[in-house]
The RNA shown here (c-di-GMP-I riboswitch aptamer) has 85 nucleotides and comes from Peribacillus alkalitolerans. The model forms 95% of the base pairs in the Rfam consensus. Its Rfam family is "c-di-GMP-I riboswitch aptamer". Its family is annotated with cyclic-di-GMP binding in the Gene Ontology. Rfam's curators write: GEMM was predicted in a large-scale screen for bacterial structured RNA regulatory elements. Lineage of the source: Bacteria > Bacillati > Bacillota > Bacillaceae > Peribacillus. The coordinates come from a structure-prediction model, not an experiment, and the mean pLDDT is 79.
RNA sequence: UAAGGUUUAGGGCAAAUUCAUUGAAAAAUGAAGACGCAAAGCUAUAGGGGCUAAAGUCAUAUGACUAUGCCAGCCAGUUACCGUA
Repeated sequence: UAAGGUUUAGGGCAAAUUCAUUGAAAAAUGAAGACGCAAAGCUAUAGGGGCUAAAGUCAUAUGACUAUGCCAGCCAGUUACCGUA
């Protein structure tokens, strides 16, 4: 540096769902739980994409727009573990 691997070691993370808390919501955190994951580690004002719309603006039945709120388990970027060569 590169293929490979986690069923070779040490091991790691934890979807849905339930409960509690926070939040306008999306969602987050903790506990239980395991669908899966080789980066399911980290990065969200300064790559793309997605969710929400409290406040605000416009129309006003109620709706439309909008992130300053979120998602890294969508892609991406970046750093790393173990063998083998």